[in-house]
RNA sequence: UGAGCAGGCUGAAUGACUGCGCUCAUCGACCAAAUGGGUGAGGAAAGUCCGAGCACCACAGAGCAGGAUGCCGGCUAACGACCGGUGAAGGCGACUUCAAGGAAAGUGCAGCAGAGAUAUACCGCUUCAGUAAUGAAGUAAGGGUGAAAAGGCGAGGUAAGAGCUCACCGGGGCUUUUGGUAACAAUUGCCUCAUGUAAACCCCGUCCGGUGCAAGAUUGAAAUGGGAGCAUUUAAUGGCUGCUCGUCAAGCUCCUCGUAAUCGCGUGAGCCUUUCGGCGACGAUUGGCCAAGAUAGAUAGUCAUUUAUAACAGAACUCGGCUUAUGGCCUGACUCAAAAU
RNA sequence: CCGGGUGUAGCUCAGAUGGUAGAGCGCGUGGUUUGGGACCACGAGGCCGCUGGUUCGAAACCAGUCACUCGGACCA
Numbered sequence: 001u002g003a004g005c006a007g008g009c010u011g012a013a014u015g016a017c018u019g020c021g022c023u024c025a026u027c028g029a030c031c032a033a034a035u036g037g038g039u040g041a042g043g044a045a046a047g048u049c050c051g052a053g054c055a056c057c058a059c060a061g062a063g064c065a066g067g068a069u070g071c072c073g074g075c076u077a078a079c080g081a082c083c084g085g086u087g088a089a090g091g092c093g094a095c096u097u098c099a100a101g102g103a104a105a106g107u108g109c110a111g112c113a114g115a116g117a118u119a120u121a122c123c124g125c126u127u128c129a130g131u132a133a134u135g136a137a138g139u140a141a142g143g144g145u146g147a148a149a150a151g152g153c154g155a156g157g158u159a160a161g162a163g164c165u166c167a168c169c170g171g172g173g174c175u176u177u178u179g180g181u182a183a184c185a186a187u188u189g190c191c192u193c194a195u196g197u198a199a200a201c202c203c204c205g206u207c208c209g210g211u212g213c214a215a216g217a218u219u220g221a222a223a224u225g226g227g228a229g230c231a232u233u234u235a236a237u238g239g240c241u242g243c244u245c246g247u248c249a250a251g252c253u254c255c256u257c258g259u260a261a262u263c264g265c266g267u268g269a270g271c272c273u274u275u276c277g278g279c280g281a282c283g284a285u286u287g288g289c290c291a292a293g294a295u296a297g298a299u300a301g302u303c304a305u306u307u308a309u310a311a312c313a314g315a316a317c318u319c320g321g322c323u324u325a326u327g328g329c330c331u332g333a334c335u336c337a338a339a340a341u
Numbered sequence: 342c343c344g345g346g347u348g349u350a351g352c353u354c355a356g357a358u359g360g361u362a363g364a365g366c367g368c369g370u371g372g373u374u375u376g377g378g379a380c381c382a383c384g385a386g387g388c389c390g391c392u393g394g395u396u397c398g399a400a401a402c403c404a405g406u407c408a409c410u411c412g413g414a415c416c417a
Stems, first nucleotide, its partner, number of pairs: 001337004005332006012306007020040007042312001046323002049321005054212004061245004066208005071085004086100001087098004101203002106201002108197003122143002124139006151169002154166003170193005177186003216263004225256006237249004258416001270289003275284003342413007351366004360397001368384005390406005
C1' cells in the first nucleotide's frame, strides 16, 4: 500500500414564523373556547419468528392425537435467545458456521446407468464334466457403471480367491487408567469391518391447556329494532384443545337497521450512573430521573446557517430476544500478500 | 392490532410421501380453402416468487425473505 477478519459508536444541529396531540395553570358552576407553560417515535417503532407479563375462558379434567426442542456447562422471569467450552465442517490465516440424540428397535426410499443398490456372478479367474460348443460349482483379487459396490495396503495362504490368517493404518462397539463439573481428549485390552438417508416415517429424553387489548372491566339505555329458518329438551348449538369421554351454559343459526363513553394505557423483569464479583452472558450495589399515549389516529410545514443534496423508516397493551432494511464514523500487542528498511 | 392462505408457460390451473414438469386457451410455422374462420400436423415458450440449507439429487423437505390475498369486536 492492497485485500480481509473481529468489535464498537452514532442515527443531524441552531434560530425564526405558522400549525397539531396530550397535559398543567389561569379564567369559568361544569364542558367547550381563550391565554400561558411543559412534553411529544426508532435503532430498527418493521416482519410477527420465538419467549414472557397481563386479561378472560372450568385456576386449566382424563385418554388419544398434535406441536416444539435435542453435544456439555452456565445465565435468565422465561426462551428455540445469550455466554463459555467440546466435537465436526470451511478458510493459507485472522476467524466463521452448525436443525450436533438414535441408521446395531423396526419400516420406507436410493430414479437413470450398471450383472448387481443391501443384495448380486455380466466379463474375467479356477476346478469338474464334455471331442467341442457348452454346462455345473467356487471366487469380489482385476474390468466397467454409479453420488454410493462388502475398509486400505503388503505378506502368508489357496485349485483360483477371500480379514481366511498376520503386521501396519483407518472406522465401530464394550472396556482399563489419567485429565476435566461435564461434553470430551489421551490411553489399555478384547471383539469387529456393519452403505446412505431421521430438514422420510419412526424411537428415545425434555417441554407445551386455549384465546389475544377487536383480551377484558365499568357506566349509559340508544332501540330492549325488524325479517327468515330450526328446536322446544338425555336435543341442537356454543365454551372448556383437534377427536372421544366428562362437564358447564340454557334456546340456536342466517340476513339486516343501529352503535357510545370511561378504564385497561404506562412506576416498569423501567432509564441513566457509581463501585464490586465473574473470561463472559450476567449478578449485587451507590446516586439520580419519571420521559408520547392517540382512537381516523398528533409528533408537521416553510425559510436561513452549518453539514454529507442525510439512508432505512412512523408508536397503537407492554417487555426480553431473533430476523430483515439502512447512512456515517471509529478501534485492533487481528490476519494474509507485496514492497522498502 | 391479531390470525390464516397462495405464488408453476402470456392467462387459467394440474403435478405431494424427493428422481429432473405437463394440460386447456393463447402464440408461431405448414397443410386444407378462391380468401378468412373452424379443423389437422408440427413447434416455441419455465432457473417452479427470491436467497440459503438438508440430500447423490429439491417445484416438493427446512429456514429466512418478498408480493398478493382472506378472515376476525360488542349488543341484537
This is a predicted complex of two RNAs, RNase P RNA and transfer RNA, with 417 nucleotides together. Its mean pLDDT, the model's own confidence on a scale to 100, is 76. It holds a member of the Rfam family "Bacterial RNase P class A". Rfam classes the family as a ribozyme.